RNA sequence: GCGCGUGUAGCUCAGUGGUUAGAGCACGUGACUUAUAAUCACGGGGUCGAUGGUUCAAAUCCAUCCACGCGCA
Numbered sequence: 001g002c003g004c005g006u007g008u009a010g011c012u013c014a015g016u017g018g019u020u021a022g023a024g025c026a027c028g029u030g031a032c033u034u035a036u037a038a039u040c041a042c043g044g045g046g047u048c049g050a051u052g053g054u055u056c057a058a059a060u061c062c063a064u065c066c067a068c069g070c071g072c073a
Base pairs, nucleotide, nucleotide: 001072002071003070004069005068006067007066010025011024012023013022018056027043028042029041030040031039049065050064051063052062053061
């Protein structure tokens, strides 16, 4: 340099055009306990890598760029 893939909560991921962006773990508060852990309940946390385009409507489709990974040279 070329090709392919990935980018969504602190971490691991789901969501492949539409009705409020979700789950598990983690974190906070409460219950329980002599206390801790475990368990149960509730809660906070995102403007979906960036910019632009298509569309009535984009995390989702398209283009460019950025970061990371794999392959080829």
The RNA shown here (transfer RNA) has 73 nucleotides and comes from a Minisyncoccota bacterium. Rfam family: tRNA. By type it is a transfer RNA. The RNAcentral record of the sequence draws on ENA. The prediction has a mean pLDDT of 83. The source organism's lineage runs through Bacteria, Bacillati and Minisyncoccota.